FMN riboswitch aptamer (RFN element) from Actinomyces howellii, 139 nucleotides, folded computationally.
Its mean pLDDT, the model's own confidence on a scale to 100, is 85.
It matches the Rfam family "FMN riboswitch aptamer (RFN element)". About the family: The RFN element is a highly conserved domain that is found frequently in the 5'-untranslated regions of prokaryotic mRNAs that encode for flavin mononucleotide (FMN) biosynthesis and transport proteins.
RNA sequence: ACGUGCUCCGGGGUCGGUGAAAGUCCGAGCCGGCGGUGACAGUCCGCGACCCGGGUCUCCUCCCCGCAGGGGUGGCGUCCCGGCUGAGCUGGUGGAACUCCAGCACCGACGGUGAGAGUCCGGAUGGGAGGAGGCACGA
Repeated sequence: ACGUGCUCCGGGGUCGGUGAAAGUCCGAGCCGGCGGUGACAGUCCGCGACCCGGGUCUCCUCCCCGCAGGGGUGGCGUCCCGGCUGAGCUGGUGGAACUCCAGCACCGACGGUGAGAGUCCGGAUGGGAGGAGGCACGA
């Protein structure tokens, strides 16, 4: 150095106006998970989470046949597979940049709410792509 296990880390964002009421409308702001990519990415490639479908396994519930035992429905969870999943161009520099610089743009799940949400509340003290160092074991 490699592998396995343990431990820890692992999402950000506001003021004003109108109004009975809006952090949701209007005006102006602000924010940007993880890995990759000859040079640094919210908008290139891939991943995660959310949502949907199927399968698997344990448990729980109800029902049916019944000696043993078996079969069916529904529910929480584990694991696997699939689906879905937003958005960028131009110019410049350079060996190389849709990643830097300049300019002008664009995107942002679901539920809730005295008025419509990327920014408030909630699922979430959750989960996770992954990352870090220490310890242990192995070859």